[in-house]
RNA sequence: UCCGAUAAAGGCAAACCUGCCGAAAGGCAGGGGCGCAAAGCUGCGGGUCUAAAGCAGGAUGACUGCCAUGACAGCCGGGUUGCCGAAG
Repeated sequence: UCCGAUAAAGGCAAACCUGCCGAAAGGCAGGGGCGCAAAGCUGCGGGUCUAAAGCAGGAUGACUGCCAUGACAGCCGGGUUGCCGAAG
């Protein structure tokens, strides 16, 4: 350095519940604990979710379609930082 123990010290926290924010996706806080060796950070590439505003259709309505500038880092890559140390 690769690697990752039924190791040690710690860390994070899915579903679900409650409160708040948001149009929504989702986020934050508390509880909870499925899991995680980067489940730390970063939308840079791909992907996924949403569709407020905008545009189009419709009848200036209901509604429908398109659309990210919104979101996801616990979908896959890339970048970046980093705890511990058995075997190999």
c-di-GMP-I-GGC riboswitch aptamer from a Clostridiales bacterium, 88 nucleotides, folded computationally. The sequence was found by an Rfam model in a public genome assembly. The source organism's lineage runs through Bacteria, Bacillati, Bacillota, Clostridia and Eubacteriales. The prediction has a mean pLDDT of 90.